Context: one part of a larger RNA
């Protein structure tokens, strides 16, 4: 020193994130008990009283008995005894008030989270009618449930009390079907290929081209879905802005304008939500960043993702009081245990090799190891941890990887499921609807016009008693005027050629088109109905003696649905692969990616950067080609409207214009302006350069063709030039002398020529791609971020220098605009240099230490300094620099004290020294952002802090050798180290000073505060081998008395010891040296001046000594005094014996972890023991005597007594070793 406990004076949470921990409380009984309430609680509320032993007595009940005593259980009164203390020990609620959450009991992260979370009765909503929904399984099946809507799932919210607003425009979910638009399947047609036949052709070969076989196509019909209409918020959700406005000012009941699907009611409200915020006011404290009541400016409240209340209840989370206390002012002191020494036993991690100092420095930038200093004899033991970038874990943080894992979703791409639909299993009838052949009939309305003219061709007549007009009744249709048809009554005409019309007459025949009807037949669908597939059911029967099985029989419900199989379209984050780019002064956000021009670019070329300008992703059929002509901008000057500026004429004018589009370059002898004719915006080539890693990009005479322009010579393969862009798959048109899978042919494909990329991340991963991890996890980086250090020093702090002004005058008493210069390495930064196979991070305690820029004391100059008191500079780091409320704080405000409450550095000092409030890991709420996972230098409640110290290092103690012969003693003091303080009062003196009010310098003395040393006489604490009480229970056979255990049981006292006390005593003084700063003396340079140049003085708490203390390993080892330095043998090497004197052993100790030290060791008090005697308790046993007993009284200030002061040898202090003349 830990660790477990015992006791504390005075205080009484001043400790501290926090009363954490400990303390207190505590049974029984009586009394007594508030708000407030769901009436049950709250409640053991709170907050009081008693309680032990002895006596005497009442009355109950139970056992038992004949009755009785006896026993056992509960209880009243009276009266009396002791103690500090009577639930005497043990066990055994600390308690009120006020706020958040959560309704309560209950559940949870098994090994950091116990909670506000999660669960609960209750509500709300959704589905579900039974072979239920829903789940589990590939199915068989089985749960659901042997339940049946008062029941079963799925969701939400979360007892209970008032409540529960608006929005349906998005998303989903429900309903609806006219339309649209959809797949497999059907399927009519229409093309292609093949080529038997015909045709052209002398051939060569071309042309059409049935049937057949074949290939894609395909009208039409075809489900749900989706568009599309509605409902639906206790379904995911969401619930505004600007402006003006009242007779003070403020505010706005009102208005006025935009949007929206609605604009956020009720209640709440700096809140678990409020950024700015410690919002304001109030309350509570001496003082309140919390707390509580309000206020509302709600960054960012709100209505079952429920709001607001709310009794009780909570190991939940603030706040605030009373008790009570070592939490703490401040520590002290015992105990037991460990450490420590001795025996016995006996790990670990960790270690490059180690002969393993400091401090400046340097250095990959914090060195035991490198340089310079400077320190240091060798080795141990005990302690402490400041380094050894300690030890542990290939950093969890932070970036990297075309790493992974989970997790989400309106990423992509699929997929279990499900919807529907085809079709097999599937059969039988009936009705009906659509298509499509065929017959039959009927149908056809722009204007004009007698009218309802389908079209084309013939045609001059048709048709009528086998009844023409015409009536009536019906049927079909309509363009509402009619057409058409049947029946009937009447009975003889009706139409056309003609006139008008793009087109002539349904007069007549004839073919056909539109639409429709009827009817065979095919073929598709829809509806209904049968029973025999299939599907279920049965208290029935039978295999069978059982059987909720199985097969069959009976019956019965349903039925070609259902169900299965297989194809199709929806749906499908349920489930699965995967993608989610790069640069980047980390990294994300932001920019940014190809391409052209300029400057950086350093007079070839090239040349980065998240360097500075800019611009392109075109445009023209003329803005091209040619041949000819011309010259502008701009300024003068003259001229109708006309003006600075418009068209017009004269001059100046080398380029300042113009050359589509940006900029350089270029350019008037044209590339700029016109004019004509034109298509060289050509085809097949290309010798040779030039750039580029390469893909690839550029420039080119010249040669063949065919052209345009010019007389021609020649020019012209687009644009004055440099931007206007996209490699390869693939796949489309076009054209081909190319191949053609037995041969012809196709099909197909090759080649030429063009076409489809913001493939713009522009050398272009796929046809197709979000994000989220704090619940993570591998590999790696100090190649990269946070801390810390380095460099730096904008920024920051300080300081100098000029002096514009202020200062009543006056720059500098005291202040200084605009500027300039430096210092330093405390701020925020910027760079990324060690360190990512780990350098623990804020802030507090704990203990430091340096700097000085100095907060106070000490010394001086100025002062706008009367005096006191201040204001500025100077010098000066000895010494000191406080307690408190809040808040995790530092900081900061506040309280109250002081002489003064300094700034800063030390890895923002100190986490192998504590702590763990904060931040910063897993839980949870809350605002808010996100569809969603999730996310927030937003808030809020919880939430594992390891190391036995080898080395340096730093306190302590020993051993060893040396220290020129061995001891004993006693000092010198090189050097180190402490000390170093400061405030009030009195005197001087109410004086200098001042009108006064005030009120000193100086110099004398007193007293304190804080600090440090020592000691324990005295006050105090302890005080577990001292005295007493006392409680339960055991024991010594019982009584008495006395021991044991219950924390020394508990209580109340206490001696020596120890007490960094709360007690006592003492300490800083004085003086002297030499100095700062400043203040003289003398004194030239430089006839004066001049504190300076020579000289010489004054002058502080600093400096040196004074004072205390360590100290000769001060290897430089000092110095004094005092003691032993003999004997015998001897081969002169040296042996033995012995000296001063020590040592080992013993007795011991207010020494002390061991060692060491101190006192002793028979010539002796050193320890025990006895004896006296101090000192503590406080009146023993035993006897007597009083009393019925508790119990008192006397014998007796008794007896019992650790250390303390003496004093006695009765016990123990036995018994051995070393040890000097060398080198």
């Nucleotide at each position: 020193c830990g660790c477990u406990g015992g006791c504390g004076a005075a205080g009484g949470a001043a400790c501290u994130c926090g009363g954490c921990a400990a303390c207190a409380u505590a049974g029984c009984c009586c009394c007594g008990u508030a708000a407030c309430u769901u009436c049950g609680g709250g409640a053991u509320a709170a907050g009081g009283g008693g309680c032990g032993c002895c006596u005497c007595u009442g009355a109950g009940g139970g056992u038992g008995u004949c009755a009785a005593a006896g026993c056992c259980c509960a209880u009243g009164g009276a009266g009396g005894c002791c103690g500090c203390a009577g639930a005497g020990a043990a066990a055994u609620g600390g308690g009120u008030c006020u706020a958040g959450c959560g309704a309560c009991u209950g559940u949870u992260u098994a090994c950091u989270a116990a909670a506000a979370a999660c669960a609960c009765a209750g509500g709300u909503c959704u589905g579900u009618g039974c072979c239920a929904a829903c789940g589990c399984g590939c199915a068989a099946g089985c749960g659901g449930a042997u339940g049946u809507a008062u029941a079963c799932a799925g969701a939400c919210u979360g007892a209970c009390g008032c409540c529960u607003g608006c929005c349906c425009g998005g998303u989903g979910c429900c309903g609806g079907c006219a339309a649209g638009u959809u797949a497999a399947g059907g399927a009519a047609g229409a093309g292609g290929g093949u080529u038997a036949g015909c045709c052209c052709g002398c051939a060569a070969g071309g042309g059409u081209g049935a049937a057949g076989c074949u290939c894609g196509c395909a009208a039409c019909c075809g489900a749900a879905g989706c568009u599309c209409c509605g409902g639906u918020a206790a379904a995911c959700g969401g619930c505004g802005g600007c402006c003006g406005u009242a007779a003070c000012u403020a505010u706005g009941a009102c208005g006025g304008u935009c949007c929206u699907a609605a604009g956020g009611u009720a209640g709440c409200g700096a809140a678990a939500u409020u950024c700015c915020u410690u919002g304001u006011c109030g309350g509570g404290u001496a003082a309140g960043u919390u707390c509580c009541g309000a206020c509302c400016u709600g960054c960012a409240u709100g209505a079952a993702u429920g709001g607001c209340g709310u009794a009780a209840c909570g190991a939940c989370u603030g706040g605030a009081c009373c008790a009570c206390u070592g939490u703490c002012u401040c520590c002290g002191c015992c105990a037991g245990u460990g450490a420590c020494u001795c025996g016995g036993u006996g790990a670990a991690a960790c270690u490059g090799u180690a002969g393993u100092c400091g401090u400046c420095g340097u250095g990959a930038a914090g060195a035991u190891g490198c340089g310079a200093c400077g320190u240091a004899c060798c080795c141990g033991c005990g302690a402490c941890u400041a380094g050894a970038c300690g030890g542990a874990a290939a950093g969890a943080c932070c970036c990297c990887g075309u790493g992974a894992a989970c997790c989400u979703u309106u990423a992509c791409u699929g997929u279990a499921g499900g919807a529907u639909a085809a079709u097999a299993u599937u059969g039988g009838g009936u009705u009906u609807a659509g298509g499509c052949c065929c017959g039959a009939c009927a149908u056809g309305c722009g204007u004009a016009g007698c009218g309802u003219a389908g079209c084309u061709g013939g045609g001059a007549g048709a048709c009528u008693a086998a009844g023409a007009c015409u009536g009536u009744g019906g049927a079909c249709u309509u363009c509402c005027g009619g057409g058409u048809c049947c029946a009937u009554g009447c009975g003889a005409g009706u139409c056309g050629u003609c006139g008008a019309u793009g087109a002539a007459a349904c007069a007549c025949c004839a073919g056909c088109c539109u639409u429709g009807u009827c009817g065979u037949g095919c073929u598709u669908g829809a509806a209904u109905u049968c029973u025999a597939a299939c599907c279920c059911c049965g208290u029935c029967c039978c295999a069978u003696g059982a059987a909720u099985c199985u097969g069959g029989g009976c019956g019965g419900c349903g039925g070609a649905c259902a169900g299965u199989g297989u194809u199709a379209u929806c749906u499908g984050g349920g489930c699965a692969g995967u993608u989610u780019g790069a640069u980047u002064g980390g990294g994300g956000c932001g920019a940014u990616c190809u391409c052209c021009u300029c400057c950086u670019a350093a007079a070839g070329a090239g040349u980065a950067a998240c360097g500075g300008a800019g611009g392109a992703g075109u445009c023209c059929a003329a803005a091209g080609g040619u041949a000819c002509c011309c010259u502008c901008a701009g300024c003068c000057c003259g001229g109708u409207c006309g003006g600075c500026a418009a068209u017009c004429g004269g001059g100046c004018a080398u380029c300042g214009a113009g050359c589509g589009u940006a900029a350089a370059g270029g350019u008037a002898g044209a590339a700029g302006g016109g004019u004509g004719c034109u298509u060289g915006a050509c085809u097949g080539c290309g010798a040779g350069a030039c750039c580029g890693a390469u893909g690839g990009g550029u420039c080119g005479a010249g040669c063949a063709g065919a052209u345009g322009c010019g007389a021609a010579a020649g020019c012209a393969g687009g644009g004055c030039u440099u931007a206007g862009u996209g490699a390869u798959c693939c796949g489309g048109c076009g054209g081909u002398u190319c191949c053609g899978a037995a041969u012809g042919g196709a099909a197909g494909g090759g080649c030429c020529g063009u076409c489809g990329c913001u493939c713009a991340a522009c050398a272009g991963a796929u046809a197709a791609a979000a994000g989220g991890u704090a619940c993570u996890c591998c590999g790696g980086g100090g190649a990269u971020a946070a801390c810390a250090g380095g460099c730096u020093u904008a920024u920051c702090u300080c300081c100098u220098c000029u002096g514009a002004g202020c200062g009543u005058u006056c720059a500098u008493a005291g202040c200084g605009g605009c500027g300039a210069g430096g210092a330093g390495g405390u701020u925020u930064g910027g760079c990324a240099c060690c360190u990512c196979g780990a350098u623990g991070u804020c802030g507090g305690c704990u203990c430091a230490u340096c700097g000085c820029a100095u907060c106070c004391u000490g010394g001086g100059g100025g002062u706008g300094g009367a005096g006191a008191a201040g204001c500025u500079c100077c010098c000066a780091a000895g010494g000191g620099u406080u307690u408190g409320g809040c808040u995790g704080u530092u900081c900061g405000c506040c309280a109250a004290u002081g002489a003064a409450a300094g700034c800063g550095g030390u890895a923002c000092g100190u986490g192998a020294g504590c702590u763990g409030g904060g931040u910063u890991u897993a839980g949870a709420c809350c605002g808010u952002c996100g569809u969603g996972a999730g996310a927030c230098a937003g808030g809020u409640c919880g939430g594992u802090c390891c190391c036995u110290a080898u080395c340096u290092g730093u306190c302590g103690u020993g051993g060893g050798c040396g220290a020129a012969g061995g001891a004993g003693a006693c000092u010198u003091g090189a050097g180190c180290g402490g000390u170093u303080u400061u405030c009030u009062c009195u005197c001087u003196a109410g004086u200098a000073c001042g009108a006064g009010a005030g009120g000193a310098u100086u110099g004398a003395g007193a007293g304190g505060g804080a600090c440090g040393a020592a000691c324990c006489u005295c006050u105090g604490g302890u005080g577990u081998g001292c005295c007493a009480g006392u409680u339960g229970u055991c024991g010594c056979g019982c009584u008495u008395g006395c021991g044991g255990c219950a924390g020394c049981g508990c209580u109340g006292g206490g001696u020596a010891g120890c007490c960094a006390a709360c007690g006592u005593u003492c300490g800083g003084c004085c003086a002297g040296g030499a100095u700062a700063a400043a203040c003289g003396c003398u004194g030239a340079a430089g006839g004066c001046a001049u504190a300076u140049a020579a000289g010489c003085g004054u002058g502080a708490a600093a400096c040196c000594c004074u004072c205390c203390g360590c100290a000769a390993g001060a290897u430089g080892a000092g110095g004094u005094c005092u003691c032993c330095u003999g004997c015998a043998c001897u081969u002169u090497g040296g042996u033995g014996c012995g000296a001063a004197g020590g040592c080992u052993c013993c007795u011991g100790g207010a020494a002390g972890a061991u060692c060491a030290c101190c006192a002793g060791g028979u010539c002796g008090a050193u320890a025990g023991g006895c004896c006296g005697g101090a000192g503590g308790u406080g009146u023993g046993c035993g006897a007597g005597c009083a009393g019925c007993a508790a119990u008192g009284c006397u014998u007796u200030c008794a007896g019992c007594c650790g250390a303390c002061c003496g004093g006695u040898a009765c016990u123990a202090a036995c018994a051995g070793c070393c040890g000097a003349a060398c080198g």
The part of an RNA shown here (large-subunit ribosomal RNA, half B) has 1223 nucleotides and comes from a Nitrospiraceae bacterium. Rfam family: Bacterial large subunit ribosomal RNA. Gene Ontology terms of the family: structural constituent of ribosome and ribosome. The coordinates come from a structure-prediction model, not an experiment, and the mean pLDDT is 85. The organism belongs to Nitrospiraceae, within Bacteria.